[in-house]
RNA sequence: GGUAGAGGUGCGGUACUUAAGAGUACUAUUAAGGAUAUAAGCAAUGAGAAUUAAUAGGAAAGGAAUUAUCGCCGAAGCAUAUGAUUGAAGCUUUAAAAUCAUAGAGCUGGGGUUACAUAAAAUAUGUGUAACACUGUCACAAACUUAUUUUGUGGGGAGCUAUC
Numbered sequence: 001g002g003u004a005g006a007g008g009u010g011c012g013g014u015a016c017u018u019a020a021g022a023g024u025a026c027u028a029u030u031a032a033g034g035a036u037a038u039a040a041g042c043a044a045u046g047a048g049a050a051u052u053a054a055u056a057g058g059a060a061a062g063g064a065a066u067u068a069u070c071g072c073c074g075a076a077g078c079a080u081a082u083g084a085u086u087g088a089a090g091c092u093u094u095a096a097a098a099u100c101a102u103a104g105a106g107c108u109g110g111g112g113u114u115a116c117a118u119a120a121a122a123u124a125u126g127u128g129u130a131a132c133a134c135u136g137u138c139a140c141a142a143a144c145u146u147a148u149u150u151u152g153u154g155g156g157g158a159g160c161u162a163u164c
Base pairs, nucleotide, nucleotide: 001164002163003162004161005160008073010072011071012070013069014068015067017065018064026057027056028055029054030053031052032051036044039093040092041091042090076108077107078106080103081102082101083100084099085098086097109135110134112132113131114130115129116128117127118126119125137155138154139153140152141151142150143149
């Protein structure tokens, strides 16, 4: 250097169904109201704007769960930089933000609980930081012992095991 493997509430993708989103946004009618509304501009608007109430109708996206299936064990996620796309509810531009790709081998072994922050409608969930134990692996030391097991300390995936 190549190949094959291991960790377990293990990681990610796709599809169906379901709950929530929500009786929300929005539309129409009636009544009140009386000149706005937007990040900016253009439309629209006294033949009645914004807003409020009632009645009738009435979504969707992202995220989530079960099941099935596929690919796997830096699986994958995050941050930064660059590029592209979407992007403020009539249209255009565009902000925040989101998605995709690339980069440098930046950070994280893995899942869990708690706290804080953030995204989101959300007390679901994701992400980040910190703490706490648990677990896997390697090294060292000690004890026990036919094989091995236990305890303690420390390291980390560019690692560990097997093999060429």

Annotation
The prediction has a mean pLDDT of 77. Lysine riboswitch aptamer from Clostridium nigeriense, 164 nucleotides, folded computationally. NCBI's taxonomy places the organism under Bacteria, Bacillati, Clostridia, Clostridiaceae, Clostridium.